[in-house]
């Protein structure tokens, strides 16, 4: 001297996008006024109730109602908050991009 490895400091970055997962909320429900379809059909509209909660309250399939006035099951979501996962950097420079 070099190259590797541990350790200690100091500086700077990250700690904050999108995405996936999970928890907790809510059971995509419950009641209810008005109109409406009828086995090729099962809606459309107001309104309140539900959550330390904004927002949503819905679609498919199967049943099942022998035409009457009413649906039942099951499968799949979005939204708030939170926690893990994952990631931001790009261009030769100017600069442009995330984040706050």
């Nucleotide at each position: 001297c070099a190259a590797c490895a541990a350790u200690u400091a100091a500086a700077u970055a990250c700690g904050g996008a999108a995405c996936c997962u999970c928890a907790u909320a809510u059971a995509u429900u419950u009641c209810u006024g008005a109109a409406g379809a009828u086995a090729u059909g099962g809606u459309u509209u107001g309104g309140a109730a539900g959550u330390c909660u904004c927002u949503a309250c819905c679609c498919g399939g199967c049943g099942c109602c022998g035409u009457a006035a009413a649906u039942g099951c099951u499968g799949g979501a979005c939204u708030a908050u939170g926690a893990g996962g994952g990631g931001a950097g790009a261009u030769g420079a100017a600069u442009c991009g995330u984040u706050a």